[in-house]
Context: one part of a larger RNA
RNA sequence: CUAGGCAUAAAGGGCACGUAGGUGGUGAAUCAGGUUGAAAGUGAAAGUCACCAAAAACUGGCGAAAUGCUCUUGAAACCAAUUCACUUGUGUAAGACAGAGAAGAGUGGAAUUUCGUGUGGAGGGGUGAAAUCCAAAGAUCUAAGAAGGAACGCCAAAAGUGAUGGCAGCUCUUUGGGUCUCUACCAAUGCUGGGGUGUGAAAGCAUGGGUAGCAAACGGGAUUAGAUACCCUGGUAGUCCAUGCCGUAAAUGAUGAGUGUUUGCCCUUGGUCUACACAGAUCAGGGGCCCAGCUAAUGCAUGAAACACUCCACCUGGGGAGUACGGUCACAAGACUGAAACUC
Numbered sequence: 001c002u003a004g005g006c007a008u009a010a011a012g013g014g015c016a017c018g019u020a021g022g023u024g025g026u027g028a029a030u031c032a033g034g035u036u037g038a039a040a041g042u043g044a045a046a047g048u049c050a051c052c053a054a055a056a057a058c059u060g061g062c063g064a065a066a067u068g069c070u071c072u073u074g075a076a077a078c079c080a081a082u083u084c085a086c087u088u089g090u091g092u093a094a095g096a097c098a099g100a101g102a103a104g105a106g107u108g109g110a111a112u113u114u115c116g117u118g119u120g121g122a123g124g125g126g127u128g129a130a131a132u133c134c135a136a137a138g139a140u141c142u143a144a145g146a147a148g149g150a151a152c153g154c155c156a157a158a159a160g161u162g163a164u165g166g167c168a169g170c171u172c173u174u175u176g177g178g179u180c181u182c183u184a185c186c187a188a189u190g191c192u193g194g195g196g197u198g199u200g201a202a203a204g205c206a207u208g209g210g211u212a213g214c215a216a217a218c219g220g221g222a223u224u225a226g227a228u229a230c231c232c233u234g235g236u237a238g239u240c241c242a243u244g245c246c247g248u249a250a251a252u253g254a255u256g257a258g259u260g261u262u263u264g265c266c267c268u269u270g271g272u273c274u275a276c277a278c279a280g281a282u283c284a285g286g287g288g289c290c291c292a293g294c295u296a297a298u299g300c301a302u303g304a305a306a307c308a309c310u311c312c313a314c315c316u317g318g319g320g321a322g323u324a325c326g327g328u329c330a331c332a333a334g335a336c337u338g339a340a341a342c343u344c
Base pairs, nucleotide, nucleotide: 003316004315005314007298008297012312014199015198016197017196021192022191023190025086026085027084028083029082030081033079034078035075036074037073038072040070041069042068048064049063051061052060053059089189091185092184093183094181095180096179097178101175102174103173104172105171106170107169108152113147114146115145117143118142123134124133160167161166204245205244206243207242208241209240213239214238218234219233220232221231256311257310258309259308260307261306264289265288266287267286268285269284270283271282272281273280274279293300294299317344318343319342326337327336328335329334
């Protein structure tokens, strides 16, 4: 490479948009580049194969093949091309609807902590048990206040929403996407997508703010043979905000995107319709079972891991190793790309 694969055995890119490329609805007409029928020419000799010879072979003679190419003449289904149409794919408009989708601004209550004041007077705190720790300079408790930061209880759900990451007090402003319904419009405008561009939890980095609680590091107290831990008491980065970087996660549904086809049952979210029923129908989602089928099995099963097609990424024994070297990117930390020797 071929082939076979990619939920769990090696293997789906974190996710999207999109360039090249690949691929792609229906009905006609034209064309004849691909395709395909026939004929001719050519395909040197040697060689190969068949036959011939007073022939074992070499040799000699004769013929065939030479799957190809060129030219001529036909066919027109398919692929390509050109033209004209169509509407079911895609999209636009209209009318409704749901939502923690995003950004900015404002604002609310509960709780923790701290501070000042009143009351009060000896413990509090913590644990398996203790101690470090706080407290007569008046703690804990309690009452009404003040300050400040962070997070939003109940509602709350297998719920909703978003491309992924993610998103939750309330209000306002701006704004993205989606679903349903009936008509109207455009007329294949579609799908995928190497490179590319954007986005991307937490931690981390830079600058400037902020810092209530929590809390790496660190100090102390315990435990223990030891205890650089688990437990306790403190506590700084950080967690928060603004701006800029980083670009990784068990970024998981361990399941790429898209389209079509395929037994049923139950629950649920948002529409629409029938119509007033303890209901049914139909789209678009979210869950639980299950038939066929698939699977090594577990299991999946109309949201497929079934049956098919298109395009992309990736895999090829374990270790060495996601390492070394080189390159690109980054302020750095590092990220991406990514071997071999050797060994079993």
Molecule: small-subunit ribosomal RNA, central domain
Organism: Aquilaria agallochum